[in-house]
RNA sequence: GCGUCCAUAGUUCAGCCGGUAGAGCAUCAGAUUGUGGCUCUGAAAGUCACGGGUUCGAAUCCCGUUGGACGCCCCA
Numbered sequence: 001g002c003g004u005c006c007a008u009a010g011u012u013c014a015g016c017c018g019g020u021a022g023a024g025c026a027u028c029a030g031a032u033u034g035u036g037g038c039u040c041u042g043a044a045a046g047u048c049a050c051g052g053g054u055u056c057g058a059a060u061c062c063c064g065u066u067g068g069a070c071g072c073c074c075c076a
Base pairs, nucleotide, nucleotide: 001072002071003070004069005068006067007066010025011024012023013022019056027043028042029041030040031039049065050064051063052062053061
């Protein structure tokens, strides 16, 4: 340099054929308990990496950028 794949909540990950962004853990509050833990209930938490395009509508399709993983090529 070229190619493929990945980027979604604090974290680990789902998200089908474009149509309301989700789960586990963690956090916070409450119930339970003499206290804590366990258990149960609820809540909060999102620039879907970034910019642009297509579309009535984009996490999803297209282009570019950034970062990461892998493979190939070149130089030494």